[in-house]
RNA sequence: ACGUUGUUCCGGGGGUCGGUGUAAAUCCGAACCGGCGGUCAAAGUCCGCGACCCGAUCACAUCCAGUGAUCGGUUGACUUGGUGAAACUCCAAGACCGACAGUUAAAGUCUGGAUAAAGGGACACAUU
Numbered sequence: 001a002c003g004u005u006g007u008u009c010c011g012g013g014g015g016u017c018g019g020u021g022u023a024a025a026u027c028c029g030a031a032c033c034g035g036c037g038g039u040c041a042a043a044g045u046c047c048g049c050g051a052c053c054c055g056a057u058c059a060c061a062u063c064c065a066g067u068g069a070u071c072g073g074u075u076g077a078c079u080u081g082g083u084g085a086a087a088c089u090c091c092a093a094g095a096c097c098g099a100c101a102g103u104u105a106a107a108g109u110c111u112g113g114a115u116a117a118a119g120g121g122a123c124a125c126a127u128u
Stems, first nucleotide, its partner, number of pairs: 001127001003125001005124006016030004031109002033098002035049004044096002053073008078094005100112003
């Protein structure tokens, strides 16, 4: 330097004030937040990935329900101006977006699956 290897560790932020109401951290007004890899240059909005959900195949189980692995599908949102060799990533301004289940009332911010996962670090080992 590198890797179809092993061990281990790390690995998501944010609800405050007021209003209505029997009841809201869920509605209304204002507030607040931004995972991981990539990129001529730093990204919630570009290209991808992950959680959730759906399907197929295989294995296990089989009375039913189901569990696991692999593969596939689905899955939100940006413009204008400036600088520059280069920016949809920086600077300025104005916008926009946010899975599923739960809840005395509808949730990006509460609770939960999650002691999960994308992925990252360290060490070991193999190879050069």
A computed fold for a 128-nucleotide RNA from an uncultured Actinomycetes bacterium, annotated as FMN riboswitch aptamer (RFN element).